A computed fold for a 118-nucleotide RNA from Rubrobacter sp., annotated as Glycine riboswitch aptamer.
The coordinates come from a structure-prediction model, not an experiment, and the mean pLDDT is 82.
The sequence was found by an Rfam model in a public genome assembly.
RNA sequence: AAGAAGGCUGCGGGAGAGAGUCGCCGGUAGAUAUACGCGGCGGCCGCCGAAGGUGAAAGGCUCGCUGGCGAGGAGUUGGCGGGUUGAAUCUCUCAGGCAGAAGGAUCGCGGUCCGAAG
Numbered sequence: 001a002a003g004a005a006g007g008c009u010g011c012g013g014g015a016g017a018g019a020g021u022c023g024c025c026g027g028u029a030g031a032u033a034u035a036c037g038c039g040g041c042g043g044c045c046g047c048c049g050a051a052g053g054u055g056a057a058a059g060g061c062u063c064g065c066u067g068g069c070g071a072g073g074a075g076u077u078g079g080c081g082g083g084u085u086g087a088a089u090c091u092c093u094c095a096g097g098c099a100g101a102a103g104g105a106u107c108g109c110g111g112u113c114c115g116a117a118g
Base pairs, nucleotide, nucleotide: 006113007112008111009110010109011108012107013106018045020044021043022042023041024040025039026038027036028035029034046098047097048096052094053092055090059085060084061083062082063081064080065079066078067077068076069075
């Protein structure tokens, strides 16, 4: 079940942070010097967090040591320590980003897949 949660997808909304600086190459303009809110690559400094990724709390599970109850048992309960698991819009800033475009967690409306939880 007239379809939960979830996947994919169309349309729309969607923040933050230097149009930084230097060099080289290209393009355009120019007779040249040079200029450019132009493009690419690299170095340097400053920043952002909402693609992705990292970390980890309480608690759960388990092991060891130890105290109480129990009969010196089974077990139960507390303390200390180890392992494992454990969330985010938190954290780190690896990646990515810092005019516009693109991207963008996520939200709304729709389509589709799936099939019972949230």